[in-house]
RNA sequence: GGGCCUGUAGCUCAGUUGGGAGAGCACCUGGUUUGCAACCAGGGGGUCAGGGGUUCGAGCCCCCUCAGGUCCA
Numbered sequence: 001g002g003g004c005c006u007g008u009a010g011c012u013c014a015g016u017u018g019g020g021a022g023a024g025c026a027c028c029u030g031g032u033u034u035g036c037a038a039c040c041a042g043g044g045g046g047u048c049a050g051g052g053g054u055u056c057g058a059g060c061c062c063c064c065u066c067a068g069g070u071c072c073a
Stems, first nucleotide, its partner, number of pairs: 001072007010025004019056001027043005049065005
């Protein structure tokens, strides 16, 4: 330098045919317990890496850029 893959909540990851942004853990509140852990109920938390385009509508399609991984030189 070139090819391919990945980037979604604090962490690990789903997201089906383009139309609801989600799960587990973590965090907060309450219950339970002498207390802790565990358990139960509820709650907060998102620039879907960044920018642009297509579309009535984009996490999803197209282009560029950035970061990480991998292969080739």
Molecule: transfer RNA
Organism: Acidobacteriota bacterium